[in-house]
Context: one part of a larger RNA
Parts: sequence; C1' cells; structure tokens
RNA sequence: CGCAGGAAAUCUGAGGGGGGUUGUCUUUAGUACGAGAGGACCGAGACGAACGAACCUCUAUUGUACCGGUUGUAGCGCCAGCUGCAGCGCCGGGUAGUUAUGUUCGGUUGUGAUAAGCACUGAAAGCAUCUAAGUGCGAAACACGCCCCAAGAUGAGAUUUCCCUUGUCCCUCGUGGACACUGAAGAGCCGUCGAAGAUGACGACGUCGAUAGGCUACAGGUGUAAGCACAGUAAUGUGUUCAGCCGAGUAGUACUAAUAGCUCGUGAGA
Repeated sequence: CGCAGGAAAUCUGAGGGGGGUUGUCUUUAGUACGAGAGGACCGAGACGAACGAACCUCUAUUGUACCGGUUGUAGCGCCAGCUGCAGCGCCGGGUAGUUAUGUUCGGUUGUGAUAAGCACUGAAAGCAUCUAAGUGCGAAACACGCCCCAAGAUGAGAUUUCCCUUGUCCCUCGUGGACACUGAAGAGCCGUCGAAGAUGACGACGUCGAUAGGCUACAGGUGUAAGCACAGUAAUGUGUUCAGCCGAGUAGUACUAAUAGCUCGUGAGA
C1' cells in the first nucleotide's frame, strides 16, 4: 500500500515445511523342517544405539553483583574491625538463569490408491490364459493421518462484537468540493517492566494498579558474624549463636516510580 467504511478478537485451511532410522535379547520353540549338523516363518514382550524436541526435579557445568577461608602490601591515627590492589589475588562452596554429560517425550498403529509380484472370473483363439471388458490382495516409496507455519490464498475467505446518523454554501448533481462544527470505536506516543528482545517487534502493567524497585515473610546459599564475657602467658578456644550476611527465587504489602497529558483515526461507506 492492497484486501470498496473504520476497528478488536476468534477461526477455516488452499498451500508449504518437519517427522518417518535401526539393533540385540527373551518367548513362541530346540517346535516346523532336516539322516544329522543345524534351525525358522507368523505372533508376543523387554532393553538399547544414533537422531530430534522440550525442560532444569535429580546428576553435573558456569554462576567476576552471594557467603566463607587465607597470603603479601597499602590505607582508615593505634588495637580490634574493615576496605583497596595483586588474573574474581589465591582457595572452598553456591541461589536464579544458562547448559548437557542430566530428565521426560518422539518415530508407531491406522486409512486410501498403488509398484514389482500373487490371484479370481474371462474371451479374442470352443482349449489355455492374472487382461483384452471386469474383480481382489500386495511395500520403509505416494496421498492422508501426527507436529509447525499459513488469507499478499491479489482467488486477499468465515464468524462474533464494537464505532461513526452535524450546519451553511458551491457545482461539470457524483457515494463531489469548500468552510465551520465534530474527533467515535480503536491505535500510537509516554512511563514501569518481561522466562520477549541487537533495534523495531511481541507480551504484562500504568492508581479502577502488584508492572518494577523498596520493605516484610519464606525458600535457598554460606556456615556459627561483630561486640562482650569466660579459659589460656599467647596463638587460640568456648558461650551468647544452626548465628550473621545474602544477586537474579516464591508470596504479601502502594512506601517509591508508572502523574498529567498529547497525537493519529471521522461524520454511514462506489
């Protein structure tokens, strides 16, 4: 921009894409078959490999805004306690998120029409013949079925709901134009954000509010803070104390910020 008014939702599905793999073992059964050696079809079940998707409960990774230990040095006047720098100084752990090595799931069954092939009936050609007329079965292939996209499918589809019903004048009377008035439904700007994201976009929310931050509680991490007291010459230990501190998690709570407002979009639709 189009989809013959504008708008918000929900669909249909032309068409397109994805997927489609396979092994071993048990059983049937040491059965059928075979002199024996050997050794099935058909059917039933279990466990896998590789591949793929989703997810983070478990296992594990990372986790330089979390906690602790510790070395050197410098500073905060000193002690104590902290902080800076040294690859996050080094080391031990680790929430959320991310991820695989982890977890769950998938391929199937089925339907239709068929290939090679196997057949029925059956003439040409009194026989025979699966074929010439006619009929049936038959594959990981094909069309469906499963998952995803999808009406720019210009062949532009469907359903539901919402919105707009002024005045004067001009004219080549058209569903036209000018000037006033009007400005809907809805959308955007703006702001608080997000398991959405390079930016647009998408989604949540904007006081009729839990959208983010803060605060409180809890989960979870670290591992028993500082100060004081006691014991010890001291290093240190013990008690207060499963303490103290804490990023992203889960709830609650308007304390803070989403204020106020502006713009677009028209007037009944060839």
Large-subunit ribosomal RNA, domain VI from an Ignavibacteriota bacterium, 270 nucleotides, folded computationally. The coordinates come from a structure-prediction model, not an experiment, and the mean pLDDT is 89.